[in-house]
Context: one part of a larger RNA
RNA sequence: GGCGCACGGUGGAUGCCUUGGCAUCAGGAGCCGAUGAAGGACGUGGGAGGCUGCGUUAAGCCCCGGGGAGUCGCCAACCAGACUUUGAUCCGGGGAUGUCCGAAUGGGGAAACCCAGCACCGGUAAUGCGGUGUUGCCGCCGCCUGAAUGUAUAGGGCGGUUGGUGGUAACGCGGGGAAGUGAAACAUCUCAGUACCCGUAGGAAGAGAAAACAACAGUGAUUCCGCGAGUAGUGGUGAGCGAAAGCGGAUGAGGCUAAACCGGGCAUGUGUGAUAGCCGGCGGGCGUUGCGUGUCCGGGGUCGUGGGACCUUCUUGCAGUCUCCGCCAAGACUGCGGCAAGUGAGAAACCGUUUCGAUAGUCGAACGCUCUGGGAAGGGCGGCCGUAGAGGGUGAGAGUCCCGUAGGCGAAAUCGGAGCGGCUUGUUGAGGGGAUCCCAAGUAGCACGGGGCACGAGAAAUCCUGUGUGAAUCUGCCAGGACCACCUGGUAAGCCUAAAUACUCCCUGAUGACCGAUAGUGCACGAGUACCGUGAGGGAAAGGUGAAAAGUGCCCCGGUGAGGGGUCGUGAAACAGUACCUGAAACCGUGUGCCU
Numbered sequence: 001g002g003c004g005c006a007c008g009g010u011g012g013a014u015g016c017c018u019u020g021g022c023a024u025c026a027g028g029a030g031c032c033g034a035u036g037a038a039g040g041a042c043g044u045g046g047g048a049g050g051c052u053g054c055g056u057u058a059a060g061c062c063c064c065g066g067g068g069a070g071u072c073g074c075c076a077a078c079c080a081g082a083c084u085u086u087g088a089u090c091c092g093g094g095g096a097u098g099u100c101c102g103a104a105u106g107g108g109g110a111a112a113c114c115c116a117g118c119a120c121c122g123g124u125a126a127u128g129c130g131g132u133g134u135u136g137c138c139g140c141c142g143c144c145u146g147a148a149u150g151u152a153u154a155g156g157g158c159g160g161u162u163g164g165u166g167g168u169a170a171c172g173c174g175g176g177g178a179a180g181u182g183a184a185a186c187a188u189c190u191c192a193g194u195a196c197c198c199g200u201a202g203g204a205a206g207a208g209a210a211a212a213c214a215a216c217a218g219u220g221a222u223u224c225c226g227c228g229a230g231u232a233g234u235g236g237u238g239a240g241c242g243a244a245a246g247c248g249g250a251u252g253a254g255g256c257u258a259a260a261c262c263g264g265g266c267a268u269g270u271g272u273g274a275u276a277g278c279c280g281g282c283g284g285g286c287g288u289u290g291c292g293u294g295u296c297c298g299g300g301g302u303c304g305u306g307g308g309a310c311c312u313u314c315u316u317g318c319a320g321u322c323u324c325c326g327c328c329a330a331g332a333c334u335g336c337g338g339c340a341a342g343u344g345a346g347a348a349a350c351c352g353u354u355u356c357g358a359u360a361g362u363c364g365a366a367c368g369c370u371c372u373g374g375g376a377a378g379g380g381c382g383g384c385c386g387u388a389g390a391g392g393g394u395g396a397g398a399g400u401c402c403c404g405u406a407g408g409c410g411a412a413a414u415c416g417g418a419g420c421g422g423c424u425u426g427u428u429g430a431g432g433g434g435a436u437c438c439c440a441a442g443u444a445g446c447a448c449g450g451g452g453c454a455c456g457a458g459a460a461a462u463c464c465u466g467u468g469u470g471a472a473u474c475u476g477c478c479a480g481g482a483c484c485a486c487c488u489g490g491u492a493a494g495c496c497u498a499a500a501u502a503c504u505c506c507c508u509g510a511u512g513a514c515c516g517a518u519a520g521u522g523c524a525c526g527a528g529u530a531c532c533g534u535g536a537g538g539g540a541a542a543g544g545u546g547a548a549a550a551g552u553g554c555c556c557c558g559g560u561g562a563g564g565g566g567u568c569g570u571g572a573a574a575c576a577g578u579a580c581c582u583g584a585a586a587c588c589g590u591g592u593g594c595c596u
Stems, first nucleotide, its partner, number of pairs: 001595009015581001016544002020515002022512007029504002031167002039101003042055003046079002049075003061095006070083003106115003116135007136165003139161007171202001172200005182189001186236001212219002223250005233241002254496003257440001261299010276289001277286002280328005304474001306439004310433005317336007338427005350422010361409003367382005383400002385389001391403003445469007455481001476491005531538002551580001553567005
């Protein structure tokens, strides 16, 4: 030195465990913010720090409930001092306080800082000073002022404002909008209207009540799912892209305007002396009240077997008022009743009551002996409960020990849902006539240029539009994939609309042929931390004594160390001693056998 054996050191694999994750499901919630958010800075405890809580009233203050014996949050003990059956700590609801920064909003600013004006209060002999409140911009409303320019307008000022500003995981809609890639290269094409940027909203959004489909038969708003179907198509006819009708389901809901016409207000033009007008008839009376145009308000009206206006026929009750006057006739308005509807579109709040739910809780059955053991829940024996034998804990496998579980019960306060009532709102309907009027205009269409439709300019309809041009009003107009005729369907150029659908930052509960510390979130631990980077940004490692600290008294070495040893002690175990469960391998030793 090698090989082997024994015993160690080092190291932290493996096994077991789980406080943490991951995924899915169900229910809830789906916003917060100038009454100052989200997120922070700095403070705050009797005693250093970190986390948590809180804000100069600072691990807290007040009220109302729950609860019932200890408590002063965690790491984390200790000392000191307090509180508590006159109900503390703790849990829930409501309120108070809430420094500074941050949309940040008095001005400034290198965030958490600096400096002000005004009003009032305090203080000072007075000034300085302190406290409270207020002072951003935009929009809207009212008032004042006020150019070019006479009226005006723009602009300016003052006052008011519970309007906006900022944040937010995904889902929505809109405005912009790539490239790597694929096409085995690449340019049309694809990736893809994706990623990304911007705007903006809601708990969903968007769409939505046929100028739709269809095909000689019919359907009847929209949305979503399954089929139709990888079909019809489209496509350097390459790569690829890729419908619709129809059928089956989920859900289910329909409404309001514009115009014609009537009434009224305002502005403007025009009109006359008894003509027009004062709603019909007769008689009287009034005297520009008229007519035209524009605009505003109210009524009316809303459709495709075309509808409405207009004229006309019939049709709900009672009371009151009005019409230039009298009589007759008729009409309008208001209130009550009846009817209908409603905060979910068409307008919009709130109250009462009943009930359900959420935010604390509460009751909750049934076991003993014995053996082994450090320890019984294990073995043996004998019982019991079960609307409860889910699960967790307890010194090892516990229905019956503890927490729970099944099943019941419960709210002063706040919030949510539903029903009813109050309340609010609306209120004629049907038929006939067809002379006249209306039925959404720089619109439809067309030309050129684009986009979007499964559809790449194609025979290219339908949809959107930049530039230009530019109709018709029901004997009208649009569509049915160029276009024309016939036929059929519909009624554009205004608006609103629940549900079925999408998503999950968040709360609660549950589940797992999900992980078990190099896994599972990046983070089981003072993790978006330490650390790196000028910055945007990147981004770790690190869990386990024991049932219980019972965490080792005394002696010795040593620096009155660190660390170790001895001997007692604790413990089931100390080769469980805090560098702590198990403790593999590499690697390093000690002893010994054999070989050299």
A computed fold for a 596-nucleotide part of an RNA from Rhizohabitans arisaemae, annotated as large-subunit ribosomal RNA, domain I. Its mean pLDDT, the model's own confidence on a scale to 100, is 82. It was read from a public genome assembly.